[in-house]
């Protein structure tokens, strides 16, 4: 670089949440890890506190926001 592929944004539609979001479907903006993990941090969400419209705490998402970990096709290398 090539071949065989794989995911699957927004947006609909149904369903489960207070809500962030999340599932199935359809749908392609993208993705060489857009494959698993919520461990660090950022974001968001709902409570609950003290304010000074934020901050803290506890809980919940978010891995297509980042670091990190752990597996993984092809093959000029």
């Nucleotide at each position: 670089a090539a071949a065989a592929g794989g995911c699957a944004a927004a947006c609909c539609a149904g369903u489960u949440g207070c809500a962030a979001a999340a599932c199935u479907g359809g749908g392609a903006c993208g993705c060489a890890a857009a494959g698993c993990c919520a461990a660090g941090g950022g974001c968001c969400g709902u409570c609950c506190a003290a304010u000074u419209u934020u901050u803290g705490g506890a809980c919940g998402g978010u891995a297509g926001c980042c670091u990190g970990g752990c597996c993984a096709c092809c093959g000029a290398a």
c-di-GMP-I riboswitch aptamer from a soil metagenome, 77 nucleotides, folded computationally. RNAcentral holds the sequence, with entries from MGnify. Its Rfam family is "c-di-GMP-I riboswitch aptamer". On this family, see Weinberg et al., Nucleic Acids Res 2007: "Identification of 22 candidate structured RNAs in bacteria using the CMfinder comparative genomics pipeline". The prediction has a mean pLDDT of 89.